Background
Predicted 3D model of a 1438-nucleotide RNA (small-subunit ribosomal RNA) from an uncultured prokaryote. It matches the Rfam family "Bacterial small subunit ribosomal RNA". Gene Ontology terms of the family: ribosome and structural constituent of ribosome.

RNA sequence: AGCGAACGCUGGCGGCAUGCUUAACACAUGCAAGUCGAACGGGAUUGGGAGCUUGCUCCCAUGAGAGUGGCGCACGGGUGAGUAACGCGUAUGCAACCUACCUUUUACAGAGGAAUAGCCCAGAGAAAUUUGGAUUAAUACCUUAUAGUACAUAUUUACCGCAUGGUUUUUAUGUUAAAGCUUCGGUGGUAAAAGAUGGGCAUGCGUGACAUUAGAUUGUUGGUGAGGUAACGGCUCACCAAGUCAGCGAUGUCUAGGGGUUCUGAGAGGAUGAUCCCCCACACUGGUACUGAGACACGGACCAGACUCCUACGGGAGGCAGCAGUGAGGAAUAUUGGUCAAUGGGCGAAAGCCUGAACCAGCCAUCCCGCGUGAAGGAAGACUGCCCUAUGGGUUGUAAACUUCUUUUAUGUACCAAGAAUGUUACUACGUGUAGGUGGUUGACGGUAGCGUAGGAAUAAGGACCGGCUAACUCCGUGCCAGCAGCCGCGGUAAUACGGAGGGUCCAAGCGUUAUCCGGAUUUAUUGGGUUUAAAGGGUGCGCAGGUGGGGAUGUAAGUCAGUGGUGAAAUCUUGCCGCUUAACGGUAAAUUGCCAUUGAUACUGCAUCUCUUGAGUAUGGUUGAGGUAGGCGGAAUGUGUUGUGUAGCGGUGAAAUGCAUAGAUAUGACACAGAACACCGAUUGCGAAGGCAGCUUACUAAGCCAUUACUGACGCUGAGGCACGAAAGCGUGGGGAGCGAACAGGAUUAGAUACCCUGGUAGUCCACGCCGUAAACGAUGUUCACUCGCUGUCUGCGAUACACAGUAGGCGGCUAAGCGAAAGCAUUAAGUGAACCACCUGGGGAGUACGAUCGCAAGGUUGAAACUCAAAGGAAUUGACGGGGGCCCGCACAAGCGGAGGAACAUGUGGUUUAAUUCGAUGAUACGCGAGGAACCUUACCUGGGCUUAAAUGUAGAUUGCAUAGGGUAGAAAUAUCCUUUCUUCGGAACUCUUUACAAGGUGCUGCAUGGUUGUCGUCAGCUCGUGCCGUGAGGUGUCGGGUUAAGUCCCAUAACGAGCGCAACCCCUAUCGUUAGUUGCCAGCGAGUCAAGUCGGGGACUCUAACGAGACUGCCGGUGUAAACCGCGAGGAAGGUGGGGAUGACGUCAAAUCAGCACGGCCCUUACGUCCAGGGCUACACACGUGUUACAAUGGCCGAUACAAAGGGCAGCUACCAGGUGACUGGAUGCUAAUCUCGAAAGUCGGUCUUAGUUCGGAUCGAAGUCUGCAACUCGACUUCGUGAAGCUGGAUUCGCUAGUAAUCGUAGAUCAGCAAUGCUACGGUGAAUACGUUCCCGGGCCUUGUACACACCGCCCGUCAAGCCAUGGAAGCUGGGGGUACCUGAAGUCUGUCACCGCAAGGAGCGGCCUAGGGUAAAACUGGUAACUGGUGUU
Repeated sequence: AGCGAACGCUGGCGGCAUGCUUAACACAUGCAAGUCGAACGGGAUUGGGAGCUUGCUCCCAUGAGAGUGGCGCACGGGUGAGUAACGCGUAUGCAACCUACCUUUUACAGAGGAAUAGCCCAGAGAAAUUUGGAUUAAUACCUUAUAGUACAUAUUUACCGCAUGGUUUUUAUGUUAAAGCUUCGGUGGUAAAAGAUGGGCAUGCGUGACAUUAGAUUGUUGGUGAGGUAACGGCUCACCAAGUCAGCGAUGUCUAGGGGUUCUGAGAGGAUGAUCCCCCACACUGGUACUGAGACACGGACCAGACUCCUACGGGAGGCAGCAGUGAGGAAUAUUGGUCAAUGGGCGAAAGCCUGAACCAGCCAUCCCGCGUGAAGGAAGACUGCCCUAUGGGUUGUAAACUUCUUUUAUGUACCAAGAAUGUUACUACGUGUAGGUGGUUGACGGUAGCGUAGGAAUAAGGACCGGCUAACUCCGUGCCAGCAGCCGCGGUAAUACGGAGGGUCCAAGCGUUAUCCGGAUUUAUUGGGUUUAAAGGGUGCGCAGGUGGGGAUGUAAGUCAGUGGUGAAAUCUUGCCGCUUAACGGUAAAUUGCCAUUGAUACUGCAUCUCUUGAGUAUGGUUGAGGUAGGCGGAAUGUGUUGUGUAGCGGUGAAAUGCAUAGAUAUGACACAGAACACCGAUUGCGAAGGCAGCUUACUAAGCCAUUACUGACGCUGAGGCACGAAAGCGUGGGGAGCGAACAGGAUUAGAUACCCUGGUAGUCCACGCCGUAAACGAUGUUCACUCGCUGUCUGCGAUACACAGUAGGCGGCUAAGCGAAAGCAUUAAGUGAACCACCUGGGGAGUACGAUCGCAAGGUUGAAACUCAAAGGAAUUGACGGGGGCCCGCACAAGCGGAGGAACAUGUGGUUUAAUUCGAUGAUACGCGAGGAACCUUACCUGGGCUUAAAUGUAGAUUGCAUAGGGUAGAAAUAUCCUUUCUUCGGAACUCUUUACAAGGUGCUGCAUGGUUGUCGUCAGCUCGUGCCGUGAGGUGUCGGGUUAAGUCCCAUAACGAGCGCAACCCCUAUCGUUAGUUGCCAGCGAGUCAAGUCGGGGACUCUAACGAGACUGCCGGUGUAAACCGCGAGGAAGGUGGGGAUGACGUCAAAUCAGCACGGCCCUUACGUCCAGGGCUACACACGUGUUACAAUGGCCGAUACAAAGGGCAGCUACCAGGUGACUGGAUGCUAAUCUCGAAAGUCGGUCUUAGUUCGGAUCGAAGUCUGCAACUCGACUUCGUGAAGCUGGAUUCGCUAGUAAUCGUAGAUCAGCAAUGCUACGGUGAAUACGUUCCCGGGCCUUGUACACACCGCCCGUCAAGCCAUGGAAGCUGGGGGUACCUGAAGUCUGUCACCGCAAGGAGCGGCCUAGGGUAAAACUGGUAACUGGUGUU
């Protein structure tokens, strides 16, 4: 895009078409083929007349039904079952034929006869139907005459043809005709010739699928003769011969009416065969003939069968695939209509009759076409609806309302066609049937089309869609549900994809869906594809057929080209013109790729002949090689045997064991034997068609190459089938058997180990003969020929003598240009450019499976599907990620060390459990002394109980009140309720509060997977990117790689890259040295004063220090190495040396990492509660498990006494000197300090004493008693003090953590939070102060380069098979049950043909009986093809 469509929703009109695609299923009822009296016998009825006997006869006219006869019924109409065929199409032929009616021409029609329907009579039967008798006619039938350009036989002449042969001339013999009617004009008849029309037959070419159908055939193929036919012919028969068809597809099976056409497509094609036209076939199924010009006959006959109907049970009837109609089937297809008016058909002289052909009407949006459902104006851009960033805006939308206008259509009403020509009647002319005009007559459709008129916007819009493809977007609902879906896919709480709504888009009386066909699909490729790796080159060669083929000449003209003629039906399509108001529709003309014939051309191809040498081959001479076959020989090694030496192990492995060995192994020497394989040479080597071929040698044999250019003269190439060869394994027979070694045994390994490893070991490996016929049989690349830049290696020839070397020929390799290719890559050995031939491919799986066939001894091979299932499978390359891949490098990563954890007790956090609640969050590293830097109330979010409810609580801003608040009392657990009285004041007011106004309710409820912000981690790792350029079809690459170097993508060199950005480094802070400035609260060397003592004082700036500014370090210098960057040196100098030490600083990103409970925020949820107030409880529970810590286990120690030295911080609701009391926590006084001024303040250390290795003078848990302090309040549930008590624990398993120098270890100090404190935590501070690092193999993490990948959610990936379960399709299968076809035998209707003495008939002939053949029926054994099936096999899918 299309449709004979169907279904869903909807539906105003007209025109033009179409309408059982299924059951060739069955059919009620009506109609669809009759007509002729001008062929015939006759004649009901009706009318008229006559006679009268008044209900009969006769005459005239009319002429129904039936019958004889003629013509028609073979047309028209229906259907597509069968048919793969001369059925159809196209083109020819008939010298092998027929043709009623029609036309033309010629001739003729004489004489007779016998019957039979009908009618009448009688009979049988239910009926259908039928019997007998009598009588009768014809254009019915018969006999006979005549006849030929008819037919048959024989004979004869001339001419022609592609053959048989045809036409023609002559003669003789034989045979067959006729019909009447009549108005007398005709009409009809017979014979013959010709035409026209219609048919019959034959032939070339074309016209489905399957080769898993390869052989078929006996009247089969041909001949002779005969029969038969309209006619040729095995069409039939007798005889003879053995042919005929087939890979260019016979035979068989399945499917199917064919064509013009129709749809699609640019075309070539593909699909199709409805309506219309042509042909064929069929008429309930099968068979048969009759009649006839024509049939083997849709509405004829006979027989058989199935079915239906009638019946009096004896017997009969029927055939809608004609038009309507019914049932059934089905998704589905119409009226039991009108008329012969027109067109056409039959009969007839005609009128006319018949005609479900035809013309019309009815039904159906089934298709195509046309028209309408109004038009113009109209903004307050109305109301409603919907949406939003919501006091407003947008959209619906000029849409509506409203104003004006029009009237197609529908409705009412008036008028009213064309289609009509004929025929007939009357008239006229000629004159006897023709013409003419005039008048009358004929319309189913139909009062229809059309044309007027009336009123009035009046009577008329829906369907699908809106994620992309694909035009059209928002809200609500739903929450992987419900659902959608053509493909991709959508839906798991913000769905433009589901459902609804608003809005929009596309079509429109339709719109969508479904089925089907073509296109897109170059996705079967002729036009117009491919085969290295995506599917696809046969394992290799030889070779028949086939295809294809070098140069020249001549001929021919098959292909080819051109002209002409015929045909190519009509319709259709296309184009021009024309007619219906337009269009659809219709008319007319042109055109029509094919086929046939004929004439010509001869370049090319073909064919025939001649010829040539360059393709191909032969010859001669060389040469090469693991080419092949058969035989002979050789040494090394291995094993075995015998023997010698010799002694305890050998062997084997990652380590072992099995095994061998004191009966003497292994090792070592000698001799002998056996089988197999041939080290070195030996390779990018060589040879061969491939498989393949390796010691040496002999024989036989094959091939290549080179040189010579002598010979043949296209002999060539390819090659379906076919034939041969064909690794390894395997099979058969017979040998052989050293080593190796499937199976097998043992030992190990392992969770297991039917494996990898080890010890043994059978087939086999070897030989001969015969099978098998496959391999990643690979260059994953068929063979042959030609052409197309170069560089280089190597093998073998030639090249003058050559170990040199240009060149040349043939091989084997590497690199590269053009070109090709999806890319990788290929590139004179093509995957480039062309030619020839063969093979093969067409999504993945199912499956190289099943069935069948064939080969094989078997194993198995070859050929080779389908159902079903998926939306992919696959190739090449890219970026990542990953690897029990590789290379380089780094890090307390390992190693080397030091100290811990894991064992104990306690503290603290977590899990779990418990509970009314034990609020919530954090969960590998990157949660667990984390949020919390401080839970007795509060905090608090949890639980129990009691209260409150648009006002309470809170905040901001303003006004107002002092009756409220606040204090006291009562009730209560308190909140709260109630009663009585306002506080402070610097007098300005303030606090608090009533009332009132405006604004915001509130939620620690959910979602960190809707978010912002912040944070952890990789990781302070060195990376992450961009612009321009260049490369690539592209993803992408390059830069950023490479060589060095660095802590570093740090720097240097090189470089299709050149630059740049975020990171690194530096800039910032602290610290280490020095200088300058400034000296208070800090300091005190010198001077002075002063104290028991003390910078206490006067003074001082020197020093320390304080805190500001500077200096200093940069590989700057030297030496060495290096191109450079840089590195090295116990270098110098220096306080410090190679980043001096420490901190802050965290790239692009990853983990949907963490947090809605810090805060903010979208959405959802609660609103007398999930909000809020109060009291009490809980967060502190405790069989248990884990993390992080503290204290210990002691002598490098504990205890007692004496004594020294910090830094950094804090302090007014505070730190507190000093004095007093208390054993002490602390208490009572008192003073200084808003701080370099006062105050809080060291411990380890040192000196001395004691303890003496013990569960202790270690250790301090737990418990008891008495206290102190804070605070409304220490019961649950605080810290501290004193006295008493004195648990576990004697250095900690597997495993694991931190740390590289002022570090670890150890010692104390301070601060935040804070009324107090569960702090042993955290964050800071200083004191004392080590050990070790060979090194980068390994563990962990990371960086760069490279490699493989079937991963990309990225190895915590992907994914294979069994097993278990469900489902689907399918193979096999004992059996059961169908179908079509064939064969054999039996039987055999009707009927043609044929035979026939008895019966009939004068005869012709008939009856009867018999024969051949056959439909049908029966029987039998096979083959083919379906269905089903216990059981069974694998496949697919979940």